[in-house]
Parts: sequence; structure tokens; C1' cells
RNA sequence: GGCGCCUUAGCCAAGUGGUAAGGCAUGGCUCUGCAAAAGCUUGAUCAUCGGUUCAAAUCCGAUAGGCGCCU
Repeated sequence: GGCGCCUUAGCCAAGUGGUAAGGCAUGGCUCUGCAAAAGCUUGAUCAUCGGUUCAAAUCCGAUAGGCGCCU
């Protein structure tokens, strides 16, 4: 220098155009004499900027970061 892949909550992670599942952790509540355990509950405009669309995490472009391959 060229090519490809990835970026979603504190962490892991699903989601192939119709307002984002689940698990762990955190906070709150119930239970308990106090705790632990258990149960209920709580939060994300999706790396950034723009474009297409009635509608974008999803499609397109650029940028940033990370990983890999070729030379």
C1' cells in the first nucleotide's frame, strides 16, 4: 500500500427495513429477627457523520477504532 471482517447497556450477546430479545452485574421492592438464597422490578435513538426510504441497528457512502490476510 491492497483486500476482508467486526463495533448493540458496566460485561456477554440475539436481532437480514416496521420503534431492540436474553443472560450476568448494578439499583429498588417483597420475603427474613439480621443476612444469604429466591421472586418481582429497573436501564441502550445500536462507534461517529451524511444519504436512500413513509419508516434504518438493518441498505449505501465517508470517517474513527480493533482484528486478520496478501505484498